Model confidence (mean pLDDT): 84 of 100. This is a predicted structure of a 674-nucleotide part of an RNA (large-subunit ribosomal RNA, domain II) from Nitzschia sp. NIES-3576. The full RNA is in RNAcentral, with records from ENA and SILVA.
[in-house]
Context: one part of a larger RNA
RNA sequence: GCCGACGACUUAUAAUUAGUGGCAGGUUAAGACAAUCGGAGCCAUAGCGAAAGCGAGUUUAAAUAAAGCGUUUGUCACUAGUUAUAGACCCGAAACCGGAUGAUCUAACCAUGAUCAGGUUGAAGUUUAGAUAAUACUAAUUGGAGGACCGAACCGACUGAUGCUGAAAAAUCAGCGGAUGAAUUGUGGUUAGGGGUGAAAUGCCAAUCGAAUUCGGAGCUAGCUGGUUCUCCCCGAAAUGCGUUUUGGCGCAGCGAUAAUUGUUAUAACUUAGAGGUAAAGCACUGUUAUUUAUGAAGGCUGGUAAUUCGGUACUAAAUUUUGGCAAACUAAGAAUGCUAAGUGAAAAAAUUAUUAGUGAGACUGUGAGGGAUAAGCUUCAUAGUCAAGAGGGAAACAGCCCAGAACACCAGUUAAGGCCCUUAAAUAAUUACUAAGUGAAAAAGGAAGUGAAUUUACAAAAACAAUUAGGAGGUUGGCUUAGAAGCAGCAAUCCUUUAAAGAAUGCGUAAUAGCUCACUAAUCUAGUAAAAUUGCACCGAAAAUGUACGGGACUAAGUAAUUUGCCGAAACUGUGUGAUAUAUUAAUUUAUAUAUCGGUAGGGGAGCGUUCUGUUGUAGAGUGAAGUACUAAUGAAAAUGGGUAUGGACGAAGCAGAAGUGAGAAUGUCGGC
Numbered sequence: 001g002c003c004g005a006c007g008a009c010u011u012a013u014a015a016u017u018a019g020u021g022g023c024a025g026g027u028u029a030a031g032a033c034a035a036u037c038g039g040a041g042c043c044a045u046a047g048c049g050a051a052a053g054c055g056a057g058u059u060u061a062a063a064u065a066a067a068g069c070g071u072u073u074g075u076c077a078c079u080a081g082u083u084a085u086a087g088a089c090c091c092g093a094a095a096c097c098g099g100a101u102g103a104u105c106u107a108a109c110c111a112u113g114a115u116c117a118g119g120u121u122g123a124a125g126u127u128u129a130g131a132u133a134a135u136a137c138u139a140a141u142u143g144g145a146g147g148a149c150c151g152a153a154c155c156g157a158c159u160g161a162u163g164c165u166g167a168a169a170a171a172u173c174a175g176c177g178g179a180u181g182a183a184u185u186g187u188g189g190u191u192a193g194g195g196g197u198g199a200a201a202u203g204c205c206a207a208u209c210g211a212a213u214u215c216g217g218a219g220c221u222a223g224c225u226g227g228u229u230c231u232c233c234c235c236g237a238a239a240u241g242c243g244u245u246u247u248g249g250c251g252c253a254g255c256g257a258u259a260a261u262u263g264u265u266a267u268a269a270c271u272u273a274g275a276g277g278u279a280a281a282g283c284a285c286u287g288u289u290a291u292u293u294a295u296g297a298a299g300g301c302u303g304g305u306a307a308u309u310c311g312g313u314a315c316u317a318a319a320u321u322u323u324g325g326c327a328a329a330c331u332a333a334g335a336a337u338g339c340u341a342a343g344u345g346a347a348a349a350a351a352u353u354a355u356u357a358g359u360g361a362g363a364c365u366g367u368g369a370g371g372g373a374u375a376a377g378c379u380u381c382a383u384a385g386u387c388a389a390g391a392g393g394g395a396a397a398c399a400g401c402c403c404a405g406a407a408c409a410c411c412a413g414u415u416a417a418g419g420c421c422c423u424u425a426a427a428u429a430a431u432u433a434c435u436a437a438g439u440g441a442a443a444a445a446g447g448a449a450g451u452g453a454a455u456u457u458a459c460a461a462a463a464a465c466a467a468u469u470a471g472g473a474g475g476u477u478g479g480c481u482u483a484g485a486a487g488c489a490g491c492a493a494u495c496c497u498u499u500a501a502a503g504a505a506u507g508c509g510u511a512a513u514a515g516c517u518c519a520c521u522a523a524u525c526u527a528g529u530a531a532a533a534u535u536g537c538a539c540c541g542a543a544a545a546u547g548u549a550c551g552g553g554a555c556u557a558a559g560u561a562a563u564u565u566g567c568c569g570a571a572a573c574u575g576u577g578u579g580a581u582a583u584a585u586u587a588a589u590u591u592a593u594a595u596a597u598c599g600g601u602a603g604g605g606g607a608g609c610g611u612u613c614u615g616u617u618g619u620a621g622a623g624u625g626a627a628g629u630a631c632u633a634a635u636g637a638a639a640a641u642g643g644g645u646a647u648g649g650a651c652g653a654a655g656c657a658g659a660a661g662u663g664a665g666a667a668u669g670u671c672g673g674c
Stems, first nucleotide, its partner, number of pairs: 001674006011086013025043003031037002047054002057069004089227002092224001096217006107191009116181001118150003121146001125142001127140004154178003158175005193209001195205003202211001230608006240253005254359002256356007264348001269344006281331002286327005294320002298316002300313004362387010392403003407578004412574003418568003421553003427565001429564006440555001446540002450537004455532005467524005473497003479491002503518001507516002579598007609663001611660006621651001628647005634641002
């Protein structure tokens, strides 16, 4: 891991609700008994009041007011639901408490024993000699001290490798530390869990230690996790509010189910009548804002005076005023929606009462807002939808987007969203434009003689725009400035003449001149040219990690904009057939017709199937083959049932009732097998 078996809402008592049955007041408990007793007690039959008490009333009260609670039908069983108490649907702690058992491991201690190859070093002291007044002192001997040295046994465990389903639940191999000592070790003994022991690591106390082990309290408790077994039919939620030592739990309300009652009360929509201060707008108010306009208090600066008055001001600037803005906590004024009331009013609801659930982690999308960075598949509200609990078609794939709500069957039809070149069902359809970028098939500020449309202005056959040829002059090197300044460093001014036209000069250039060029003019040529703003579609701006990337192929339409006609396309709608539920009518053993309904998690309600046992009953049946087992083309809406074949070799139904150890795929389930 698979297979098989086992495996979870029970039982008792009490209360309450519903159904069924008995009685009309109901009923017995313990106990006794052949039947039948047993009336103790309980519920009901009257309530109100704290009570005295009064009584269809009573209490409060001064009240004859007003108000509260009352002014009668049940009871005993059984079945089902729910609640309470019990282990109370099942499995699951870590812990807590009590009594015992442990020091053969290990820690410390006590008693009594044992062990430490070999080699080295050479303390004190001794002896002898020297030395001294005598000591001291020196030398050589001897001596054999030491938590001394090297190194086996022994004890330990610093490093590396191997081992790591090991040879081993801590080892092996190669090295390593101590090795006469606070050494090591044998045997016996002592200390016990709220404790002991500890050269102290929370270490050790039998592979167990921040409190040993074992049995008991004990089925501890678990607002937590996991699991919870047959079928069909009807309905069908919530993830919100308030409170909570409360936020992953509860209580009440909200939303579900079932039953009964009321009988249009509910609602979409329409009509009429209302209140309002949101959006937008606005600036009278409250604030705010501009290098807006005008006036300009006060102050500064300044003039003047012997001093005060007084004057000026291009400084600061209150207040008023003009112009233009802004506001969730601004509003003179103000929508749409929504809300309230009344009336009308469908499909089809609503309300009340009783009993009884789940939910109280929500998710995304659109819209209106707060928080955040007008970030988030972010977060918090409001509102609508979908998912949750919703299948089908579309969006390549894609809970929350678009279409659409699946009773069942059909090799029938019509459509929705979305599509119609191929993949791939249906147009290589039609008309008119645009795009040249593979734009389409992701993006901004900004940039550009891309191109289409429509507009305004100016010039133009008296010849425009562009190009080519020619001219572009004189007073004058104008004046000032300057070393110089001659059109062209700079300052002021910017005239006149000749002309077809020509600036006291548009740019380049020179030290300054020179030189080139432009404005301007003529000729040649010939038909449009120039500028501005609007708009459609394109271009650049444009960098990401395996490999192109509209799903793909491919496409110049099979792209984009607009128009038109067809077609495809779903479980939608229709058709045909068949069911189920509800209501109405019908029928009167249940049938028929009509209408509506039949997605579904948590959850509620209803109807059934099967298993074991009991009664009928060891009955019907059964060696002419029971139960069981294997296979199987039948029947039923399902759980299932029936038949057949084979096996099996002795039991054993169906129906009608009753009682439950009554249904397995999941619990890191338990046991067994492989």